[in-house]
The part of an RNA shown here (small-subunit ribosomal RNA, 3' major domain) has 478 nucleotides and comes from an uncultured bacterium. Its mean pLDDT, the model's own confidence on a scale to 100, is 86.

Context: one part of a larger RNA
């Protein structure tokens, strides 16, 4: 000077407390992850911060792992020599397939008609290639985490032999080392905040989206004329600062109530993470230093395997019902996305889909709700709850759903009656809750990113549990 205390003194955070939902209990559920098993079950992540992570798509491919059957100069770069005249592209054969072989297409530029040169195959020959092989304790870059916490530190002055200290402490206040007042300090830097995005109010431009608002047609549908006035859409602009009143405070900072106002004292969110910590995490996203393989640790390929199940745990979905199930009718978004697409419509299916088939490169066309409203039936049962399993029968993607894919139907109808010790989230359009979109993707979502629709409760307080600042004691550690 740090770090540590079951020392202190002041403050904060869904930390606690009030309160809602839920986890932990079911299901041979859905996912990860230990073990275990296997020819392989490829590999990394390990408390918080590893376990719906990396995976925003493992039926081949992916794929890195194992079987088997090849290839070696190599599937890929550059450079030497022959040799062809191509290379692609197409039909055969063998063979799982890599591959062999075999027909068939089949070049350019200069020329002194010898060849030269360019380019692509093929064979050679060695220089090399290539390794997701190893080291994140050699690295770079790039997350993650303390923590959006209010801190971290520098020049110069001063004070100390020195390490260092003042500054930054101290009295107020702030979300904040926010500000203000005092101080041997006086200034500044990186963070705080602000400057940027989205959301909320008005204005102004602009009108092939909106509107019958005013007219006028009308097969009634903003359909047409027709208008931009309103929604809205896309810019540019104003607003909000403790400005104004009062009232506490050192006459400050600043707090507290009010008035205007769409909206107040940081208006909501979001981007943004100081100096550092964890030799944190990634040599497999890339780079790369050093070791190591080089007829193999390289390549290419067929089938398997990541999916294996006696368990374990984490993180979800679905329910145990009546503020519920189920039939029928009626409704209202937003955010995206769409031409090897998105499909209206209209025909067959019980269906999932198939079959025609317009419009849409899309504020024009299509994807396109659900929870709710209304009526109606169930009557507390393991049921008209619940949907796992098991059987059958289809439908779709894709060369191919046996291993190992999603969907529909028919039938079956398990555990499950609100979870033990424990434990999570969340303070407002927020938790619950409904249901849509996107990425990825031939096909596959109960994960993950968004979007919107309904729409609470609770906050006495800071003693305790956790985490964290600030001062200050002890001190056997640095």
């Nucleotide at each position: 000077u740090g770090a540590c205390g079951g020392g202190g003194g002041c403050c904060c955070g869904c930390a606690c407390a009030a309160g809602c939902a839920g986890u932990g209990g079911a299901g041979g559920u859905a996912u990860g992850u230990g073990g275990u098993u296997u020819a392989a079950u490829u590999c990394g992540a390990a408390g918080c911060a590893a376990c719906g992570c990396g995976a925003a798509g493992a039926a081949c491919c992916u794929u890195a792992c194992c079987u088997g059957g090849u290839c070696u100069u190599g599937a890929c770069a550059u450079c030497c020599c022959g040799a062809u005249g191509a290379c692609c592209g197409g039909u055969c054969u063998a063979g799982a397939g890599a591959u062999a072989g075999a027909c068939u297409u089949u070049u350019c530029u200069c020329u002194u008609c010898g060849g030269a040169g360019a380019c692509a195959u093929c064979g050679g020959u060695g220089a090399c290639a290539g390794g997701u092989g190893g080291u994140g304790c050699a690295u770079g870059g790039u997350u993650g985490u303390c923590g959006u916490c209010a801190g971290c530190u520098c020049g110069u002055g001063u004070c100390g032999u020195g390490a260092g200290a003042u500054g930054u402490u101290g009295g107020g206040u702030u979300a904040a080392g926010u500000c203000c007042c005092g101080c041997a300090a006086c200034g500044a830097g990186c963070g705080c905040a602000a400057c940027c995005c989205c959301c909320g109010u008005c204005g102004c431009a602009u009108g092939u989206u909106g509107c019958c608002a005013g007219c006028g047609g009308u097969c009634c549908g903003g359909c047409c004329g027709g208008g931009c006035a309103c929604c809205c859409a896309u810019g540019c602009g104003a607003g909000a600062c403790c400005g104004c009143c009062g009232g506490c405070g050192u006459c400050a900072a600043g707090c507290c109530g009010g008035a205007g106002g769409a909206g107040g004292g940081u208006g909501g969110g979001g981007a943004c993470g100081a100096c550092g910590u964890c030799a944190a995490g990634u040599c497999a996203u890339c780079a790369u230093g050093c070791c190591c393989c080089u007829u193999a640790u390289g390549c290419g390929c067929u089938g398997g395997g990541c999916u294996g199940c006696a368990c374990a745990c984490g993180u979800g979905c679905u329910a145990c019902a009546a503020u519920g199930g189920c039939c029928g009718g009626c409704a209202c978004a937003a955010u995206g996305g769409g031409c090897u697409g998105c499909c209206a419509c209209c025909g067959c299916g019980c269906g999932a889909g198939c079959g025609g088939g317009a419009g849409c490169g899309a504020a024009u066309c299509c994807c396109c709700a659900a929870a709710g409203c209304c009526g109606g039936c169930c009557c507390c049962a393991g049921u008209u709850c619940g949907g796992a399993u098991c059987g059958g029968a289809g439908g779709c993607u894709g060369c191919a759903a046996c291993c190992c894919g999603c969907c529909u139907c028919c039938g079956u109808g398990a555990a499950g009656u609100c979870g033990g010790a424990g434990u999570u989230g969340c303070u407002a359009g927020u938790a619950a809750u409904c249901g849509c979109g996107g990425a990825u993707c031939a096909g596959c979502a109960c994960g993950c990113c968004g979007c919107g629709g309904u729409g609470a409760a609770u906050g006495c307080g800071u003693u305790c549990c956790c985490g964290g600042g600030c001062c200050u004691u002890g001190c056997a550690c640095u």